[in-house]
Molecule: c-di-GMP-I riboswitch aptamer
Organism: Gammaproteobacteria bacterium
RNA sequence: UUCAGACAAAGGCAAACCCGCCGAAAGGCGGCGACGCAAAGUCUCCGGUCUAAAGGGCAAAACGCCCCAGGAUAGCGGGACCACCAGA
Numbered sequence: 001u002u003c004a005g006a007c008a009a010a011g012g013c014a015a016a017c018c019c020g021c022c023g024a025a026a027g028g029c030g031g032c033g034a035c036g037c038a039a040a041g042u043c044u045c046c047g048g049u050c051u052a053a054a055g056g057g058c059a060a061a062a063c064g065c066c067c068c069a070g071g072a073u074a075g076c077g078g079g080a081c082c083a084c085c086a087g088a
């Protein structure tokens, strides 16, 4: 440096539920808690998925309906960058 995660050690992260806060929502953050994770570390570049506030359209008495990402997801996949341990 590359491959790869069989054994082991040191450890690490933390799904769902519940509580609080933020958000229009998707969802996020904190607490609690462990379903799982060998990159479940970081980044929306590509694809996917979720939401649809603002905006646009429809309707119009009103409730509403449709489209749309600069929103969300890195624990959906790919990619990029960085990294612990033992092994080859």
Stems, first nucleotide, its partner, number of pairs: 002088002005085001012037002018031005035075001041081003045078003048073003055067004